The RNA shown here (transfer RNA) has 72 nucleotides and comes from an Armatimonadota bacterium.
[in-house]
RNA sequence: GCCCUCGUAGCUCAGUGGAGAGAGCGCGAGUUUGCGAUGCUCGAGGCGCAGGUUCAAUUCCUGCCGAGGGCG
Numbered sequence: 001g002c003c004c005u006c007g008u009a010g011c012u013c014a015g016u017g018g019a020g021a022g023a024g025c026g027c028g029a030g031u032u033u034g035c036g037a038u039g040c041u042c043g044a045g046g047c048g049c050a051g052g053u054u055c056a057a058u059u060c061c062u063g064c065c066g067a068g069g070g071c072g
Base pairs, nucleotide, nucleotide: 001071002070003069004068005067006066007065010025011024012023013022018055027043028042029041030040031039048064049063050062051061052060
């Protein structure tokens, strides 16, 4: 330098052109307990950045940035 894959919550990952974007763990509050742990309930928190296509983009396209892999 070229090619491929990936980038979504604090972490590990789902998801899909339109419906309130989810799960597990973690975090906070409540409940329970004599106190903790466990259990239960509730809550906070997110689509890498910039353009384009579209009535509508987290999803499709392009560039950039970052991570991993391959080739030279």
RNAcentral holds the sequence, with entries from ENA. Model confidence (mean pLDDT): 82 of 100.